Predicted 3D model of RNase P RNA and transfer RNA as a complex of 421 nucleotides. Its mean pLDDT, the model's own confidence on a scale to 100, is 75. It holds a member of the Rfam family "Bacterial RNase P class A". By type it is a ribozyme.
RNA sequence: GAAGGGCGGAUAGCCGCUGCCCUGGAUUCGUCCAGGGGGAGGAAAGUCCAGACUCCACAGGGCAAGAUGCCCCUCGCAAGCGGGGGACUCCCGAUUUAACUUCGGGAGGACGGACAGCGCCACAGAAAACAAACCGCCCGGUUCCUGUCAGCUUCCGGAGCCGGGUAAGGGUGAAACGGCGAGGUAAGAGCUCACCGCUUCGUCAGUGAUGGCGGAGGCACGGCAAACCCCAUCUGGAGCAAGACCAAAUAGGCUGCAAGACGCUGCCCGCGUCAUUUGAGCAGCGGGUACAGGUCGCAUUAGACAAAUGGCUAUCUAGAACAGAAUCUGGCUUACGGCCCUUC
RNA sequence: CGGGGCGUAGCUCAGCCUGGUAGAGCAUCUGCUUUGGGAGCAGAGGGUCGGAGGUUCGAAUCCUCUCGCCCCGACCA
Repeated sequence: GAAGGGCGGAUAGCCGCUGCCCUGGAUUCGUCCAGGGGGAGGAAAGUCCAGACUCCACAGGGCAAGAUGCCCCUCGCAAGCGGGGGACUCCCGAUUUAACUUCGGGAGGACGGACAGCGCCACAGAAAACAAACCGCCCGGUUCCUGUCAGCUUCCGGAGCCGGGUAAGGGUGAAACGGCGAGGUAAGAGCUCACCGCUUCGUCAGUGAUGGCGGAGGCACGGCAAACCCCAUCUGGAGCAAGACCAAAUAGGCUGCAAGACGCUGCCCGCGUCAUUUGAGCAGCGGGUACAGGUCGCAUUAGACAAAUGGCUAUCUAGAACAGAAUCUGGCUUACGGCCCUUC
Repeated sequence: CGGGGCGUAGCUCAGCCUGGUAGAGCAUCUGCUUUGGGAGCAGAGGGUCGGAGGUUCGAAUCCUCUCGCCCCGACCA
C1' cells in the first nucleotide's frame, strides 16, 4: 500500500431535554412539583428490492404493463439477496529473434435469442451485409507507338479503348464475408493440404454451466436486444396520512353527473353494490376540527404529540468523521475522521 | 412518512421515445442605418447537456448510483 472483518468514543464534573417507567407530595382532578431510572445508528439515509401487517366484493377472464434472464448451492418466511464455479473481456509478468496466440498472476464479469419480425451500423471507404470491384494483378480482341540491316498480320517492349477473370496486395473504418504457410494458377481463390479458429458428431470428466480428447465438414453463421421485439419464468392494487373504534364542531350549504355513479385501481368484457328526480353515491367549491382531537394499530429495557435523546470543561492519542429513529423486519446501495485484527 | 415529476446557453424552452456535427426565442457584443438614441437590418460570441460509472465504434439520448429542486396526499361532514 491492497483486500477482508470488527469497533465506531470512554471516564469524571457542571448545566440542560423527555407528552416513557417507578416512588413521594400538591391539586381547582385538567394537571403540576421533587427524586431516581430508561433514552438513536452502522448506516437510523437513499427508498432501490423483498416480506410482515391492513384495506380494496373472499368473481373472474383477456389485453396491456412491469420484473428477472450462464450454472450449482447454504441460511432465510421470502426475494431480483448471499456464497462458490464457468464462458467472455482487459491488464501485468515470464519464455521467445518475435506473443492476440504459450505459461503464470491479477481485475472486471446486467451473461437467453440477431436464419421470428421492424430496424440501425454516422464520417471515412470501391464496398457495411441474399456482397461488391476504386487503385491494382492477369487473359483475349482492336488501334497506335517503338525496335531492327530492312520489313511484316505473325516476334520484343509499351500506351489507349473494348470484353472478361480475380480478391492475393493497397488504402478506409470500431467492424471488410476465416487466419497463416506451402502447393497450385494466366493472375488468383478452401481450389488442395498441414496447423489454428469455426460448425457438428462421438466419447471422457463434472450435479451443472462448461472443459479435455478424437472424428467429420471445407467456411456457411459480421456487430448491436443496457431502444423496440421474441422466448422462458413470475407478478392484482394501494399503502400506517393503510385501517378499527370513540368524541367534538359546521352554512350539515352550493354546483356537476341519467346511454348513471362507484367498485380488484391502465383498457375491454363480465360481475357486484347503490340510486333513478322527495337526489343515494362520487367529484369540485365552500365550511368545520387542531399540541394535525382521544384510544388502538405501535414493538419495550428508545418510542411520544410533526418528533425528547443535548451542551461545556478536563484526561486518554484527539478541536472524532458520516450522520439522526417515526408501523416493523431482512437485503442492497451510498456517505464516513480515526483505531484494532487477519492475509498478501 | 408515503407517492410522483424535473435538471440542456445569462433566462424560457425544443431535441431524448427511434443513439451519429447541440438548436430556437429573448438577452449580450460588433457593424450598417440616424444629428444622437430607440426601432430595424446583417453578423458574431456564449454549452464539460446537474455529477460519477457502465453498455456501445459512438451517449444530452439507453442502464445503474448519486446530488439538487418542485408537486400531491390529514381527518370530519